[in-house]
RNA sequence: GGGCAAUUAGCUCAGUUGGAAGAGCACUGCCUUGGCAUGGCAGGGGUCGAGGGUUCAACUCCCUCAUUGUCCA
Numbered sequence: 001g002g003g004c005a006a007u008u009a010g011c012u013c014a015g016u017u018g019g020a021a022g023a024g025c026a027c028u029g030c031c032u033u034g035g036c037a038u039g040g041c042a043g044g045g046g047u048c049g050a051g052g053g054u055u056c057a058a059c060u061c062c063c064u065c066a067u068u069g070u071c072c073a
Stems, first nucleotide, its partner, number of pairs: 001072007010025004019056001027043005049065005
């Protein structure tokens, strides 16, 4: 220098044809216990890496850039 992949909640990851973003764990409160753990109920938390384009509508399609990983030179 070039190719490919990834970027979504604190962490690990879904999101399949474009139609108002989810799970598990973690966190907070309550219940249960003599207390802890387990379990149950409820809740908080996201500018979907950045910018632009297409579209009535974009996490999703297109372009550029950034970061990380990997391969080639």
This is a predicted structure of a 73-nucleotide RNA (transfer RNA) from a Promethearchaeota archaeon.
Model confidence (mean pLDDT): 82 of 100.
The sequence is in RNAcentral, with records from ENA.
Rfam family: tRNA. By type it is a transfer RNA. Its family is annotated with triplet codon-amino acid adaptor activity in the Gene Ontology.
Lineage of the source: Archaea > Promethearchaeati > Promethearchaeota.